[in-house]
Molecule: small-subunit ribosomal RNA
Organism: lake water metagenome
RNA sequence: AGAGUUUGAUCCUGGCUCAGGAUGAACGCUAGCGGCAGGCCUAAUACAUGCAAGUCGAACGGUUUCAGCAAUGGAACGAGUGGCGCACGGGUGAGUAACGCGUACAGAAUCUGCCUCGAACUGGGGGAAAGUCAUUGGAAACGAUGAAUAAUCCCGCAUAAUGUACUGUGGAGGCAUCUCUAUGGUAAGAAAGACUUCGGUUGGUUUGAGAUGAUUGUGCGUCUGAUUAGCUAGUUGGAGUGGUAAAGGCACACCAAGGCUACGAUCAGUAGGGGGCGUGAGAGCGUGACCCCCCACACGGGUACUGAGAACGGACCCGACUCCUACGGGAGGCAGCAGUAAGGAAUAUUGGGCAAUGGGCGAAAGCCUGACCCAGCCAUGCCGCGUGAAGGAUGAAGGCGUUACGCGUCGUAAACUUCUUUUGUAUGGGAAGAAUGACGGGGAUUUAUCCCUGGAGAGACGGUACCAUAAGAAUAAGCACCGGCUAACUCCGUGCCAGCAGCCGCGGUAAUACGGAGGGUGCAAGCGUUAUCCGGAAUCACUGGGUUUAAAGGGUACGUAGGCUGUUAGUUAAGUCAUCAGUGAAAGGCCGUCGCUUAACGAUGGGAAUGCUGAUGAAACUGGCUAGCUAGAAUUGAGUUAAGGUAGUCGGAAUGGAUCAUGUAGCGGUGAAAUGCAUAGAUAUGAUUUAGAACACCGAAAGCGAAGGCAGGCUACUGAGCUUUUAUUGACGCUGAGGUACGAAAGUGUGGGUAGCGAACAGGAUUAGAUACCCUGGUAGUCCACACCCUAAACGAUGCAGACUGGACAUUGGAGCGGAGUGUUUCAGUGUCCAAGGGAAACUAAUAAGUCUGCCACCUGGGGAGUACGCCCGCAAGGGUGAAACUCAAAGGAAUUGACGGGGGUCCGCACAAGCGGUGGAGUAUGUGGUUUAAUUCGAUGAUACGCGAGGAACCUUACCUAGGCUCGAAUGGGCAUUGAAGUCUGCUGAAAGGUGGAUGGCUCGCAAGAGACAGUGUUCAAGGUGCUGCAUGGUUGUCGUCAGCUCGUGCCGUGAGGUGUUGGGUUAAGUCCCGCAACGAGCGCAACCCCUGUUCUUAAUUGCCAGCGAGUAAUGUCGGGGACUUUAAGAAGACUGCCUCUGUAAGGAGUGAGGAAGGAAGGGAUGACGUCAAAUCAUCAUGGCCUUUAUGCCUAGGGCUACACACGUACUACAAUGGUGUAAACAGAGCGAAGCCAGCUGGCGACAGUGAGCAAAUCGCAGAAAAUACAUCCCAGUUCGGAUUGAAGUCUGGAACUCGACUUCAUGAAGUUGGAAUCGCUAGUAAUCGCGCAUCAGCGAAGGCGCGGUGAAUACGUUCCCGGACCUUGUACACACCGCCCGUCAAACCAUGGGAGUUUGGAGUGCCUGAAGCUGGUAACCGAAAGGAGCCAGUAAGGGUAAGACAGAUGACUGGGGUUAAGUCGUAACAAGGUAGCCGUACCGGAAGGUGCGGCUGG
Repeated sequence: AGAGUUUGAUCCUGGCUCAGGAUGAACGCUAGCGGCAGGCCUAAUACAUGCAAGUCGAACGGUUUCAGCAAUGGAACGAGUGGCGCACGGGUGAGUAACGCGUACAGAAUCUGCCUCGAACUGGGGGAAAGUCAUUGGAAACGAUGAAUAAUCCCGCAUAAUGUACUGUGGAGGCAUCUCUAUGGUAAGAAAGACUUCGGUUGGUUUGAGAUGAUUGUGCGUCUGAUUAGCUAGUUGGAGUGGUAAAGGCACACCAAGGCUACGAUCAGUAGGGGGCGUGAGAGCGUGACCCCCCACACGGGUACUGAGAACGGACCCGACUCCUACGGGAGGCAGCAGUAAGGAAUAUUGGGCAAUGGGCGAAAGCCUGACCCAGCCAUGCCGCGUGAAGGAUGAAGGCGUUACGCGUCGUAAACUUCUUUUGUAUGGGAAGAAUGACGGGGAUUUAUCCCUGGAGAGACGGUACCAUAAGAAUAAGCACCGGCUAACUCCGUGCCAGCAGCCGCGGUAAUACGGAGGGUGCAAGCGUUAUCCGGAAUCACUGGGUUUAAAGGGUACGUAGGCUGUUAGUUAAGUCAUCAGUGAAAGGCCGUCGCUUAACGAUGGGAAUGCUGAUGAAACUGGCUAGCUAGAAUUGAGUUAAGGUAGUCGGAAUGGAUCAUGUAGCGGUGAAAUGCAUAGAUAUGAUUUAGAACACCGAAAGCGAAGGCAGGCUACUGAGCUUUUAUUGACGCUGAGGUACGAAAGUGUGGGUAGCGAACAGGAUUAGAUACCCUGGUAGUCCACACCCUAAACGAUGCAGACUGGACAUUGGAGCGGAGUGUUUCAGUGUCCAAGGGAAACUAAUAAGUCUGCCACCUGGGGAGUACGCCCGCAAGGGUGAAACUCAAAGGAAUUGACGGGGGUCCGCACAAGCGGUGGAGUAUGUGGUUUAAUUCGAUGAUACGCGAGGAACCUUACCUAGGCUCGAAUGGGCAUUGAAGUCUGCUGAAAGGUGGAUGGCUCGCAAGAGACAGUGUUCAAGGUGCUGCAUGGUUGUCGUCAGCUCGUGCCGUGAGGUGUUGGGUUAAGUCCCGCAACGAGCGCAACCCCUGUUCUUAAUUGCCAGCGAGUAAUGUCGGGGACUUUAAGAAGACUGCCUCUGUAAGGAGUGAGGAAGGAAGGGAUGACGUCAAAUCAUCAUGGCCUUUAUGCCUAGGGCUACACACGUACUACAAUGGUGUAAACAGAGCGAAGCCAGCUGGCGACAGUGAGCAAAUCGCAGAAAAUACAUCCCAGUUCGGAUUGAAGUCUGGAACUCGACUUCAUGAAGUUGGAAUCGCUAGUAAUCGCGCAUCAGCGAAGGCGCGGUGAAUACGUUCCCGGACCUUGUACACACCGCCCGUCAAACCAUGGGAGUUUGGAGUGCCUGAAGCUGGUAACCGAAAGGAGCCAGUAAGGGUAAGACAGAUGACUGGGGUUAAGUCGUAACAAGGUAGCCGUACCGGAAGGUGCGGCUGG
C1' cells in the first nucleotide's frame, strides 16, 4: 500500500466482499511448564448457611476471681450506662439527557467531628434512669409495673472577650447588594473529669486562624428523532414574609404578564459521566470491563430522627414476596466475601492470614477488619521456555505418485554413532519481603518530641522462589488451509447427487473448489469458527466528494431571518497573533534510565496534556464606531426596440349551416373496402346571409418576457430592456432557509358559448383475436367570465450574482468615426465553428461543463417506492412531506468491436425477372422415417441426413438374432517346464465348428549328456472387444464459399477497449489496380506459376497414318516403303488492351475496329485464407479415460440387415405422332482385358452352350454406338402408346438362387391422357436429348456412381421485389448475439409488510375520591407544679380507587399491493423506424401488457 466482483472487451460511476488490528468473549479440535494480569456482559431475578463494624475498665455502676482477718490491692470481664466509630472501606449501574459529568470561574450567600497553631477558662450545686431486685404479660419477638443507684448522663447558678446578635461614631477599600478596620453601648450565654512515678499527661468549655471534607451558583462542552412545533400558572419577574449552614418561587400571600423556542423549546426513544480503552498516518469513528475521580442506587416507594456529616449489613409507614406461629402476632432484605437456584453461548473456592499496606477504637498492650495480602479453579489474554543438538545415503523398509524390469517423493527424516540436560523426577540446602511498635540504655531539645543503640519476639504465602547433586533423549505437537483474492498439488471416490461457499463461484464421469489419502503451506501450546468494533471506505468527503448524460439544480421570480460584502483615513481591541501566569489529579500513552536470569510486569525522571481562565502587549486582516470617496447599485435628461401584459374595437380568407338558383347520379372514404350522405335532388357551381374559432403571406436556428408563455389591424392603460449623455444619492449591494406571488396541458365548480376538431361511446373494416393502428359519426372538452387545481422530458435534463481567460464567421437592437467602400470601432443580445483548459467519454469552450469568490437547493447501490402510515393543502381528482421489513450483487453512464433491423446507400450471385426442361399426380427402383420382429446391426437428421458411409448384404461380408462349441483364447512375439520331428493318410460322432481314435513318418549338430529348427500340452508376460464417450482427442471431411476477405510489424491517434493502415473518389471477377490520405511496409487469401481442350511450328515414327512410288487381293495400309497429312508425345511459339480510334488525370472502359486459331480471365480442372457450426466420424485408422475377460472375446450352422396399414426424399419409365414399330444404312470418344477379353465356326427364336485362332494389347478382343438419315406403316384410341404385375418354360454364376440373384423366350397387359398448393436445375458446346465405357464384382438387385463423346437450343428489359453474400453508414436495452432480449394480468408455493370489526398488554401524564408514617401549624377540657406532652383539627403526602383520552407494542376473520421461486396460461407493450417513433404530465377507457385525446420533450 491494496485486491475480487457489472462487460464479448474498455473507461467511469457505484455498491457488495476480502486481506490488518482488537475483545471481560463463546464454541470445535488439541494441550508440557512458568511469570504477570483478568474472570455473571444475561435476571437491579430469588436467596439456605457462615463471615463482612466494632472498640474503650485510663468515663461509670457493677460481676467473677486471687491475696489479705479486714480496710484494701492485683487480674479478668458477659450484659448495661456513657464516649468515639458505624456517613469510611466494599458492591452495583436500575434510574438519570440533568449543572449529572467534564472544564474554567464565583461564594461580598456557606458549614466542617477527629487533626495543627493561637487566646482564655475548667468555680459551685441539683436531678433522673438502665443494669440489678421484686411482681407480672406473651408461643415467640418483645415487654409492663414498682423499688434502690454511679458517671466524661441530664439540668440550673456564677464568671467571661478581640466571640455572637443588635446598635452609635471615625477611617480605608471594593463588585450593585457591600467588605475590612478603629472605638463605645446593650442583651443572651461555658465546662468533666480520668490516670499518675505527683514532675505531669490526657480530656472538657468559649473563641480566632489553618488544613481537610462538604455544599451552592455560573460560562462553555455533552446521543437520536421535526412523520414531536409550539411549551409554560409557581409558570417569568417584583417587593415582602417564612424556611435553610447558605443565595434563590425553595415555600407562602399580594402585584405585574411575563418566560422558553427553528442557534430546535416541548415530547418520544436510548444512555450513568469522565480520566481513559480499541482502531486510524491523522482528523476522526467506536467504546466506557479491569484501575482512578465524580454521580446515583441498596427488595419497590415515601418519610423524618440522631449526628459535624446520613443512612447497603439504623428507624417508621405503604406495597410485593419469603419464613416462623400456640392464629393472637411476629421476622427478613448478599447490587459486601464465598456459596445456592434460575436465566444463559458464557464467567471461579461456602480456602488461609491479619505477617505486610490501610482503616476503626484505645494512653498503650491490643481487639476488629471477606478492605487488603496470599493461595485454589479456568490456555480467558499478554510474555517467556521446552518438546533436543551434531554427524549419518545401502538415499533402508513402508506409504503415496508414476511414462511401471525403472524413477520420483516423504528424506538426514529414521535406524546407527557422539553430545547436552532447560523442563520434569529424586535427594539435600534455602531466602528477601521485618520497618515499626513494646522493653532496656544513651544523646539532643522549644520538654511536645526526635535521634542513636542493645538483646528478645512476630511470615498467611511456604520449605515457596532460588541453589546444589544424581540418572536419563529420557516426560512433552497440534490446528487450520492448499480454484482466484491468498502462501501451498497430485491420486482415488462421487457424478447438479452427496456436499462446499467470505465474494466471485465449484459439483451433470477425467473436480488442484465436494469426501478420503499422500504431499505441501501457515501459525504453534495453541489453531480455527462465530459475534462485535475500527480500518481499508475519499462509501457523509473539516482534513477530503459530488449534481449536462452515472444518484443529485428547487418550475420561476420577489423577498424575511441568516450568510457574504467596494474604496480612503482615523479610532477601538470582540475575533486574531505574541509573551507571561494559573489550571489541565494520579494511573495510562511517548522518551531515557533502572529492578525481577529475559520479557510481559514494575520503579523513577522527563516530556506531553492540542483545552479553559487571567494579565500584559501588537494592530496587518475580520468585526464595532466616526468621517469621507465614486469604479458597485440606483435616480434624472434625450433617443430607441420588441408576437411583453390588460381592456376595447375593427377586418378579410377559410370552414360549417340556412335560403335561392343551375344541374344529375352518384358523393365520400381506403392499401382495398364498408359503415355514412344522396332521386324527399346530394356532391359540384353561383349569389345572398349567419355562427363560432383561428389569424395565410411577412416569418427567420428572428424578437419580447422571470419562468409558464406571447403572432391579423388599430386605440387606451401599463411593465421591461438597450444606447447615449449631463446631473444627483453615496455601498443604498449579492444570495436567500421559512414565506408570498406567478405557474403549459389535462382536470374541477357556477354561468355562458359551441363552427371546426375531438377522449369516452357507436358503427364499418383489418385480424387467430383487435377492447388498437385505418374509416364514418360523435359527447365531455377545446372558446369566454369568475373561482379552484399546482403538476410536466415545467429541459440548456446545466441555480443565482460577480471577476478574469485566445480566435473566426453570421445575425438582432442602438451609438460613434468616416476619403461613404461589400468600411471600421464600440455596447447589449442571439447563434455556429475552433484553441488553451476541463471532462469517464460524448462533449464543453467569453451564453463554460475553464480559473476563482459569495449564497441557496439537492445526492449517497438496485428493487421494495415516490409506495405505506402520520401530518398539511384541495370540492374532487389528487398534490406536498416521506419511511421500514424483505430481497439482489449488481443496477447504471459514455464509448468500442461485432451481430441484428419489417434503417439507409453501393454492389454481386441462375437470387429474382426473361426463357428451356423438370419434381410434386402414375407405376417401378432405391434411401429414410414409422411400424413390426428373436433380430429387422450401427452411423448420417434444415440448408450442410435421406441412389449418404455402401465403388456392389444369397453363404462370406456381418458388426444383429437363435442354437451348438472354445477359454493363453482366431492371429503374432518372448520366457520356463514337458512331450513329440515336422509332415502325410485315415475311422467314428456331429448341422458344422468341435470332440474322440488309428496308421505312417523318422530331420540337423554332437563321442555322449544334450542342443537346434518345427509341432503339441501346461504355465507366464504382452491378448481380444465394430463395447461407451466425436461434449476428452489426432487425422480426415462437409458448410458459409472459390465469397474477397482475414491479419501482422513499425509509426501515429485514443486514459482504454480499440482505431488508422483495410476508410474516401474511381475501377475490377477480385483488398484487382490507380489517385488521394498519418501512414509506410509485409503476410495468409485473389491472380499467376500446374494439368486438360483449342492454333501453329520443330523433333520423332510403331502397333498409328497412307498423299506420291511399287507389289498384291473379290475386298481391306494387306505388303515394300514413306513422314507429306491425320494421329501419337516431347519441346517450343502464341494473347499482352500489345496496335488503332474515342473517352478518362490514371487505373481502366467502349468499338460487329484491325490482325489473329483464340480478345479482354479463351473454355474447363486442380487449388478452399483467418475462422463459424462443442457440425460429421472412437464403425476406415490412430488414441486418453471408463467398462468387459469360461465373455461385451473367438469358432460354427441357420436366420436377419430384403419385413409392410403408411409418410417423405432421390431417380428411372411413361402418358405418345418433334411419336411407336419395321426395314435399310452412316458418324464417336474414353476405357477395360490372363481364374481375363474372346474373333471365327457349329447349335439354340433367345439368354447361352460347344469348339477354337489371336492378344499381357495404338497390333487381338470387348465393339453392332444411339439419337440422326431414308423408306414403309400406325391415325389420336388407354391405342401397334405405356410397360407394371402375374403364369409357364429356360440360361448363367455359385458349394448353395426357398426366404433372397440377374438374364432369356412365350403369354399376361395394371396405373397413367402432362400432374393441386408448392418447388428444383440450367446462361453455350450450356440446358435438353442420345447412346458408349469403367470401378466394385463368382454372380447381381446399376434405372445408382464416376467418366466419354454425338445432336444441340431459347432467353437475360433490368435490379423494384424473394433468398444468400460483400462493403460503407445508422439505431440498439442484443453478445448463447433477433431462433436475441423483454412487459403485464392470471394460476401455484413460500416470505416479510399495509389496512382491518375488534381483542389485549405496557409505561407516562391529567382530573376527581380516598389517604399511612412523618413533618409543619393550631388548640379550652386529659397528664404535668411548670416547661411541655397526649389527644383532636388543618395542611402536605407515598400508595390505592376511579374517569376520559393520548402514546407504544402484540394479536385478529377478512383484505391490499410487494418480493422470491429451471422448464405453467394469455397475449407481445418496450429495445431496430420493434413493425402505430418513444417518453413526460393529465383525463377517460380496456383480460393484461396497454389504447386514445390534449399539451410538452428528443433522451427519434